[in-house]
RNA sequence: CCAGACGGUCGGAUGGCUGCGCGCGGACAAUGGGGAAACCCGUCCGCGUGAGGAAAGUCCGGGCUCCACGGGAAUACGGUGCCGGUUAACGACCGGCGGGGGUGACCCUAGGGAAAGUGCCACAGAAAGCAAACCGCCCGCCGCUCCGACAACGGGGCGGCAGGUAAGGGUGAAAGGGUGCGGUAAGAGCGCACCGCGCGGCCGGUAACGGCGGCGGCAUGGUAAACCCCACCGGGAGCAAGACCGAGUAGGGGCGGCAUACGGCGAAUUUCCGCGUCGCCGCCCGGGUGGGUCGCGCGAGGCGUUCGGCGACGGACGUCCCAGAUGAAUGGCCAUCUCCCGCCUUUGCUUCGGCGAAUGCGGGGACAGAACCCGGCUUACAGACCGUCUGGCCUU
Numbered sequence: 001c002c003a004g005a006c007g008g009u010c011g012g013a014u015g016g017c018u019g020c021g022c023g024c025g026g027a028c029a030a031u032g033g034g035g036a037a038a039c040c041c042g043u044c045c046g047c048g049u050g051a052g053g054a055a056a057g058u059c060c061g062g063g064c065u066c067c068a069c070g071g072g073a074a075u076a077c078g079g080u081g082c083c084g085g086u087u088a089a090c091g092a093c094c095g096g097c098g099g100g101g102g103u104g105a106c107c108c109u110a111g112g113g114a115a116a117g118u119g120c121c122a123c124a125g126a127a128a129g130c131a132a133a134c135c136g137c138c139c140g141c142c143g144c145u146c147c148g149a150c151a152a153c154g155g156g157g158c159g160g161c162a163g164g165u166a167a168g169g170g171u172g173a174a175a176g177g178g179u180g181c182g183g184u185a186a187g188a189g190c191g192c193a194c195c196g197c198g199c200g201g202c203c204g205g206u207a208a209c210g211g212c213g214g215c216g217g218c219a220u221g222g223u224a225a226a227c228c229c230c231a232c233c234g235g236g237a238g239c240a241a242g243a244c245c246g247a248g249u250a251g252g253g254g255c256g257g258c259a260u261a262c263g264g265c266g267a268a269u270u271u272c273c274g275c276g277u278c279g280c281c282g283c284c285c286g287g288g289u290g291g292g293u294c295g296c297g298c299g300a301g302g303c304g305u306u307c308g309g310c311g312a313c314g315g316a317c318g319u320c321c322c323a324g325a326u327g328a329a330u331g332g333c334c335a336u337c338u339c340c341c342g343c344c345u346u347u348g349c350u351u352c353g354g355c356g357a358a359u360g361c362g363g364g365g366a367c368a369g370a371a372c373c374c375g376g377c378u379u380a381c382a383g384a385c386c387g388u389c390u391g392g393c394c395u396u
Stems, first nucleotide, its partner, number of pairs: 001392010012337007020050009032041003052367001056378002059376005064238004077234005082096005097111001098109004112229002117227002119223003134169002136165003140161009177195006196218001197216003201212004242294004252285007263278004301320008339364005345358005
């Protein structure tokens, strides 16, 4: 210098004019205004404060609130799934282990159980799970035929029958361990060595697991983000939770008064009689809706220093108070500067490909917008900066 890996920080600055929400203070304004009430509120001035790293998706966990609930166990359903740790908790995070990828820094990994049972394994292929014989290889028997002059006997070729063989070919994602040597009629864990696998031992490690040597000739193909089995976890709903205040001419109840005429209903048909109820007015009672207030900003809080820990994180001390709207504030304009891009001009270096600097002009500054709060995850994002590390090239 080029290419890359990992971690972190920021996400325009300053000033002027103007506008908005919230809080505090002052002045002005009425025995004020709105409203049934609850409750809310003006104008001007000053001061303070006012979005994010994701406020987003609402995926996971928790606080908080209400509902349900005597305890334990089981079943069903859902989730999690190597080991240890962190945490209020988690499916998050940290540190390891095993497996895979990369020359490397480093990255990826739902990674318990397939000798409990069931299912599935497409296409191709002879055969896909009680394995299997298509080609090939080999032994035997029979027939035909050739050669050794004939016979006997031996050897070869072709065809048929019966059998052996999973080493070779071919199919497939996968063919009942792999490589090599021996062995055999040909073959085969048939035997042996190494590797793999299983079982038990010793050593190291908290553990997952690793190392060493021993035994077993290999039985038990794969698939559980298929059913399933095992272990662990889990009540439900969510701030439109919920609490309080509290209208009506919407509806309920009680008391009193009036009416009880016609009619309806209790009562399936007709008629008659009787009973209850349905009505209106006044007063009182309690519940909800619209409305209002609270919930609602001191919190698993931020920052700094220090201690413990590899780290996630924890402890101590100091310091700070930091949005609370509800038709929903946090905005707009201008100037200067900064950053990026393009162009013109000038200029420096050059390996002649380019690279850098300055003036001027033009354009641009992303993703995005709190709504009960917090911890994570995921997704979006112009551009800038910092640190650690890896590979390559050049120079000394």
A computed fold for a 396-nucleotide RNA from an Alphaproteobacteria bacterium, annotated as Bacterial RNase P class A. Its mean pLDDT, the model's own confidence on a scale to 100, is 75. Of the family's consensus pairs, 95% are formed in the model.